[in-house]
RNA sequence: GCGGGAUUAACUCAGUGGUAGAGUGCGAGCUUCCCAAGCUCGUGGUCGCGGGUUCGAAUCCCGUAUCCCGCU
Numbered sequence: 001g002c003g004g005g006a007u008u009a010a011c012u013c014a015g016u017g018g019u020a021g022a023g024u025g026c027g028a029g030c031u032u033c034c035c036a037a038g039c040u041c042g043u044g045g046u047c048g049c050g051g052g053u054u055c056g057a058a059u060c061c062c063g064u065a066u067c068c069c070g071c072u
Stems, first nucleotide, its partner, number of pairs: 001071007010024004018055001025043006048064005
């Protein structure tokens, strides 16, 4: 230098054009003599960033940042 992949909640990850989700975590409650476990409710997001397409974009297109893999 070229090609490919990843980037979404505090963490690990779903979500292939129509209301952004789960598990874990955190907070509260129930339960228990206490702890743990279990159950219920809550808490949570600039979808890496900047543009474009579209009635509508996490999703499609272009550029760009970081990391990983391969080629040279």